Small-subunit ribosomal RNA from a soil metagenome, 1541 nucleotides, folded computationally.
Its mean pLDDT, the model's own confidence on a scale to 100, is 85.
The sequence is in RNAcentral, with records from MGnify.
RNA sequence: AAUGGAGGGUUUGAUCCUGGCUCAGGAUGAACGCUGGCGGCGUGCUUAAUACAUGCAAGUCGAGCGAUCGGACCUUGGGUGGUAACACCCGAGGUUACGGAGCGGCGAACGGGUGAGUAACACGUGACCAACCUGCCCACGAGACGGGGAUAACGUUGGGAAACCAGCGCUAAUACCCGAUGACCCUGCGAGGUGGCAUCACCACGCAGGCAAAUGGAUUCCGCUCGUGGAGGGGGUCGCGGCCUAUCAGCUUGUUGGUGGGGUAACGGCCUACCAAGGCGACGACGGGUAGCUGGCGUGAGAGCGCUAACAGCCACACCGGGACUGAGACACGGCCCGGACUCCUACGGGAGGCAGCAGUAGGGAAUUUUGGACAAUGGGCGAAAGCCUGAUCCAGCGACGCCGCGUGAGGGAUGAAGGCCUUCGGGUUGUAAACCUCUGUUGUAAGGGAAGAAGCCACCGCAAGGAUGGUGACGGUACCUUACGAGGAAGCCCCGGCUAACUACGUGCCAGCAGCCGCGGUAAGACGUAGGGGGCAAGCGUUAUCCGGAUUCACUGGGCGUAAAGGGCGCGUAGGCGGCUACGUAAGUCCGGCGUGAAAUCCCAGGGCUCAACCCUGGAACUGCGUCGGAUACUGCGUUGGCUAGAGGAUGGUAGAGGUUCGGGGAACUAGCGGUGUAGCGGUGAAAUGCGCAGAUAUCGCUAGGAACGCCGGUGGCGAAGGCGCCGGACUGGGCCACUCCUGACGCUGAGGCGCGAAAGCUAGGGGAGCGAACCGGAUUAGAUACCCGGGUAGUCCUAGCCGUAAACGGUGGGUGCUAGGUGUGGGGGGCGUAUGUCCUUCCGUGCCGCAGCUAACGCAUUAAGCACCCCGCCUGGGGAGUACGGCCGCAAGGCUAAAACUCAAAGGAAUUGACGGGGGCCCGCACAAGCGGCGGAGCGCGUGGCUUAAUUCGAUGCAAAGCGAAGAACCUUACCUGGGCUUGACAUGCACGUAGUAGGAACCAGAAAUGGAACCGGCCCGUAAAGUCGGGUGCGUGCACAGGUGCUGCAUGGCUGUCGUCAGCUCGUGCCGUGAGGUGUUGGGUUAAGUCCCGCAACGAGCGCAACCCCCGCCCUUUGUUGCCAGCGGAUAAUGCCGGGCACUCGAAGGGGACUGCCGGCGAGAAGCCGGAGGAAGGAGGGGAUGACGUCAAGUCCUCAUGGCCCUUACGUCCAGGGCUGCACACGCGCUACAAUGGUCGGUACAAUCGGUUGCCAACUCGCAAGAGUACAGCCAAUCCGAAAAAGCCGGUCGUAGUUCGGAUUGGGGUCUGCAACUCGACCCCAUGAAGCUGGAGUCGCUAGUAAUCGCCGAUCAGCAUGCGGCGGUGAAUACGUUCCCGGGCCUUGUACACACCGCCCGUCACGUCCUGAAAGUUGGCAACACAUGAAGCCGGUGGCCCAACCGCAAGGAGGGAGCCGUCGAGUGUGGGGUUGGCGAUUGGGACGAAGUCGUAACAAGGUAGCCGUACCGGAAGGUGCGGCUGGAUCACCUCCUU
Repeated sequence: AAUGGAGGGUUUGAUCCUGGCUCAGGAUGAACGCUGGCGGCGUGCUUAAUACAUGCAAGUCGAGCGAUCGGACCUUGGGUGGUAACACCCGAGGUUACGGAGCGGCGAACGGGUGAGUAACACGUGACCAACCUGCCCACGAGACGGGGAUAACGUUGGGAAACCAGCGCUAAUACCCGAUGACCCUGCGAGGUGGCAUCACCACGCAGGCAAAUGGAUUCCGCUCGUGGAGGGGGUCGCGGCCUAUCAGCUUGUUGGUGGGGUAACGGCCUACCAAGGCGACGACGGGUAGCUGGCGUGAGAGCGCUAACAGCCACACCGGGACUGAGACACGGCCCGGACUCCUACGGGAGGCAGCAGUAGGGAAUUUUGGACAAUGGGCGAAAGCCUGAUCCAGCGACGCCGCGUGAGGGAUGAAGGCCUUCGGGUUGUAAACCUCUGUUGUAAGGGAAGAAGCCACCGCAAGGAUGGUGACGGUACCUUACGAGGAAGCCCCGGCUAACUACGUGCCAGCAGCCGCGGUAAGACGUAGGGGGCAAGCGUUAUCCGGAUUCACUGGGCGUAAAGGGCGCGUAGGCGGCUACGUAAGUCCGGCGUGAAAUCCCAGGGCUCAACCCUGGAACUGCGUCGGAUACUGCGUUGGCUAGAGGAUGGUAGAGGUUCGGGGAACUAGCGGUGUAGCGGUGAAAUGCGCAGAUAUCGCUAGGAACGCCGGUGGCGAAGGCGCCGGACUGGGCCACUCCUGACGCUGAGGCGCGAAAGCUAGGGGAGCGAACCGGAUUAGAUACCCGGGUAGUCCUAGCCGUAAACGGUGGGUGCUAGGUGUGGGGGGCGUAUGUCCUUCCGUGCCGCAGCUAACGCAUUAAGCACCCCGCCUGGGGAGUACGGCCGCAAGGCUAAAACUCAAAGGAAUUGACGGGGGCCCGCACAAGCGGCGGAGCGCGUGGCUUAAUUCGAUGCAAAGCGAAGAACCUUACCUGGGCUUGACAUGCACGUAGUAGGAACCAGAAAUGGAACCGGCCCGUAAAGUCGGGUGCGUGCACAGGUGCUGCAUGGCUGUCGUCAGCUCGUGCCGUGAGGUGUUGGGUUAAGUCCCGCAACGAGCGCAACCCCCGCCCUUUGUUGCCAGCGGAUAAUGCCGGGCACUCGAAGGGGACUGCCGGCGAGAAGCCGGAGGAAGGAGGGGAUGACGUCAAGUCCUCAUGGCCCUUACGUCCAGGGCUGCACACGCGCUACAAUGGUCGGUACAAUCGGUUGCCAACUCGCAAGAGUACAGCCAAUCCGAAAAAGCCGGUCGUAGUUCGGAUUGGGGUCUGCAACUCGACCCCAUGAAGCUGGAGUCGCUAGUAAUCGCCGAUCAGCAUGCGGCGGUGAAUACGUUCCCGGGCCUUGUACACACCGCCCGUCACGUCCUGAAAGUUGGCAACACAUGAAGCCGGUGGCCCAACCGCAAGGAGGGAGCCGUCGAGUGUGGGGUUGGCGAUUGGGACGAAGUCGUAACAAGGUAGCCGUACCGGAAGGUGCGGCUGGAUCACCUCCUU
């Protein structure tokens, strides 16, 4: 010294970046909504430069002049009244300049308003005028002499409705004219001096010519004339500066210059005639649009950006357009003339008017004030002055329009009152808030007092200097002061989801509504509405509009362009920009200092004045600029300056190459033709067909013809600026590289415009045409197939000449120069050495890969930069609309280049991350497929479900994962449903109050369908104290109040429980490390496993939930213990039996333990984990089975198990009862049973289990019955004891003989049994009779890998009864697995993605409907600016016969001069005409955007199921398809090359 810079929300599942939208701030001449106490200072038509009623806004001077009328005064005559003073009337003279008019002077060109026009010397700033003017004012110098003629007023006559006008007559001047004088002045000439800036200027002199006046008014003075200077004002010129548009690129004839003339105060093409042909423009002319400019104002850190209200300077305008007059000054706001529009008056003949002055009115509009006071102050005009005039000004009024200040009270006050709101019902909050107590007195109201602003000016006195006194205030009885009264009269608005400070309740139920952005609202909304509470600001608060800010989002300060928007397709080169080393000069840029200027106000600082502040005053600083003088010379510039060689270029010698153009030649292949051989097909595809072929194809051989393209070599090899270039040879030709250092001496780089080149397709003309092949035709495929596949095939592809000019024209990377680690390939050239070429070292140029620093949002780039820098060009600024429309340019056309807007969205994007997905890949599992066995799907029946039906057929479950599920048992009950009949404190709980006491409890009987109602009779409750009871409590009943109750709703408000992926092997954490971050690593990799199991490796090291193990059952052994179990040995008994003694050895039961661990051997493996084989063993690599279900997913299921928030019902949605229904049946599906038979049926005989159950129970034996079953008392058993209990298949024997049967058993008839209050709806079983469908089940589909499937029976739960279902038990007991291509599901890794509600995803186009926007369009209707011609007002200028005229000359006539009139040039406006430009409307038509669930298809995103995309062409309902060329921004597999370790 400097005082200055904040971000947030929103794209995603998440992340980083890009990028837009949006918010918080400040501001306003504002408006709108709600509200409103006071004061001060400011401020107030932003729109219609629309139209204006009414009043006012510019007059003044009698000290320039004349006259008259009126007024006043003086003198006087007459008359009337009166005693008179006096009053009145009539008249005369005079005075007075008070009012009105006129001549004359000054002013009226200022002041005031507005912003239309103007893009210009209009404005700002600086300079210039030697090219100018200037009334009033100041200073100085010199003067004012002599004359003259008119004219208004006025009088009179006349015209007119009016405005006004005309004739005649009179008159004055500071009005007008003539003459004289002329220091000075002006013009011309002469010659001299001085100076400057080109024309020149100035000074003095001489000569010639020219030019004055009012000596008026007044008596302090003011004027008049000529000149010089000043001050102030004005005019003109130039440099520089400040808007948009190039979809305006060329403009210009007075145009540019010259000469003569005219004109002006003055230069000038300003005007005119002639001459010349110039002038301006990409540094943006001309045109279009918009706009007054500035000081300043708002904002901003600043740079900037926006604005031009108030205040101030300048300009322009004055109803619109034109014009001049007067004047010092005007082309004149409140003057004149003309034209036009409009308004008004009119006697219709003609007149009048101009608020963008102050008020005010109408209109327009969202919107902007009083028809106020005063000249007291400041200022202005006139005047000698008094003074007059002044809507300038000063004040007041209205408006919260803004800024500033003040108030609506202060202190105390807890029972934390009442009320409100919330509540978990305890309380919390409103809240010291109120009440109440004590105060204060701003403001208010009333009363009294009461300014400053007056310095001064005027009067008065005075000769003067000067002086006392008096007078003079609109605001205003205002500010201010004092007193009294008294908390008394004075608070609202917005907001409370995030941003953003402030939360609950109720209502509502995607409704009503909110919303700045994101977004809220579909039954618990902090987002809507209301309330309570809270937050913010406050006489205001919000909203809207606009500007700046935030926005480094147009980036000068201060951005970018590989993939986000953005590098021109490539080159040559013009203008321009930039430019190597060195010397000298210069001093333009640059730097320093001085001077001038940068108006005032404003901003800033300091000080001061209103009580503060706003506001105001004084001073300073500042005004970042321009000009000028002097100085500096590093850098840049400049100089036809000098020199240099490192840039650049040239010369010489080599060298590689698909570089270009053109001519010629060649072989292979292909097709066609001819001929030969030859025969039944060929061809084509996923499979086929169309097609070709017995008229001889395909195949094969020979010959001929034709056109196109050039295999191998061939290579991230080469060349070229790019497009692009590939057989061989010739001719012509461009460029590069290397070596040598010879020459030139900055000659360079870039490059707006411009010019040229420019794949494919396409176009024109003419050729050519083998193959291929858009369109087209046919065949397939398909729901369709305008496609993909197949058979044909035209344009085209090829050549010549000419167009076109575009591509994913890409390295998505403009060109140039320099600098910044390396490594390794490869092409070309050179050098070196030791092995001299098979190697090595080195150098230059090119072309790849890897990689450091650095950069990057990341991916990646990295000496071939996307690094570090400089120079030049191009380009970008949210997505869509759209590379479109219109316009212009180009093209034969197709089309190309240039290139918007309306409207619409809150995003559109880039990179990377985690998932999910893929008709992507790799690895690996699973009864997933395959292999195999048995089923289902067909039949009949059972059960469940859908559907239909019904008064009701209660409800739930709905792909896997609903459907023999909830239900492990619907005749009543259950039961939730329906119909009907009842009850209302209730069928059930708790509490309170009152009542009741033959009470609790039981109950025959009566009515009724029952519920229910009634009721004889029986019955003397419990606890405490206690002898008892009239005591207390409990219980019951009744009444009433609280409440109960609800299988009513919400499983999308929930808990709990459950299903499922899935017994799959996964899911995570801590610390560390990596990454900006999401996140990654760990957990990936190599092996291995059933397993994230283990081993090894590793920036990871550990850990948790899962896996495994621990638990249970089964399999072997041992120990212990033996009853109800067992019986080997001993004994006893029987018809027989562990029946008994006895024994517990065995079986078995129960309990405990052992056993298995890859422990051992061999092989493989990495000396690992482990795998394979073997031994031993009851069991072998998890021995078999069970229980056990990670993080999570499905808003999965359940409010009808239970619990539970909220909502709903309350004589009913509660509750009781009876009956019915859940069992209804034309159908459809799921799960089963039984079968279709001989591996069977049937009959007889006969054998062997395990689990389990049993006292309202299992029930032996016995009797009866064909049987179900029954029977009475009785046996046994609360169970290793008794019973259920027969197991069945099996085995033995008989029969049936392939048949709808001795299969099959449905259905139906009849008769029974049992359970039960009750088998009608609607049970099970038995017997007799009946004997249906069905002869192995289409497409399709299910289970199972071993004691499994299959098959056989047994038991249990539920249960009065009811089992084909469910849960268990044992008996008999297989087949097959090559294998992992495929289907399904899953795990890991990887890849792509436009998916993330995650492929059941996303998404494209036509069509249909609605709304909006826009292009085109026959036309139609306006605006604007020009042009041509016609017409041509006023007026200036010019001309002019005749006409008219006071001043001078002239005795007169006349002249000089002037005027009207007329004519001419110019000329506003108007008319006609054809064009230009810009709008409105417009039948119809094209497109776009948006809209809820519309239609058709499926184009794109995963290899999107034909990779996609770009350009082009053709075709097609549509997305789109196909051809040609191109791109990778294509997945996958293989190979090649290069690279890394």

Its Rfam family is "Bacterial small subunit ribosomal RNA". Its family is annotated with structural constituent of ribosome and ribosome in the Gene Ontology.